Transfer RNA from a Patescibacteria group bacterium, 73 nucleotides, folded computationally. Model confidence (mean pLDDT): 81 of 100. NCBI's taxonomy places the organism under Bacteria, Bacteria candidate phyla. Its Rfam family is "tRNA". The family's RNA type in Rfam is transfer RNA.
RNA sequence: GGACGAUUAGCUCAAUUGGCAGAGCAUACGGUUUACAUCCGUAGGGUUGCAGGUUCGAGUCCUGCAUCGUCCA
Numbered sequence: 001g002g003a004c005g006a007u008u009a010g011c012u013c014a015a016u017u018g019g020c021a022g023a024g025c026a027u028a029c030g031g032u033u034u035a036c037a038u039c040c041g042u043a044g045g046g047u048u049g050c051a052g053g054u055u056c057g058a059g060u061c062c063u064g065c066a067u068c069g070u071c072c073a
Base pairs, nucleotide, nucleotide: 001072002071003070004069005068006067007066010025011024012023013022019056027043028042029041030040031039049065050064051063052062053061
C1' cells in the first nucleotide's frame, strides 16, 4: 500500500434482509433471611465509533474518516 471483517448500555452480545433500540451479567432499590449468599420482582443506564447521503422512515442501504483484528504484498 491492497482485500476482508468488527465498532450498539459499565461488560458480553442480539435486533427476523428498512418499520417501537433489546437480552444476560453487573449496578441501585424492594421482597425473602437473625444476617450474608442464593432466589424472585422493580428501576436506572444508549447521540447504535464520527461526519454526510438516500428514504415517509436507517442499528440495518450508500460515501468518507477513525480505531481494532485477520490475510496479501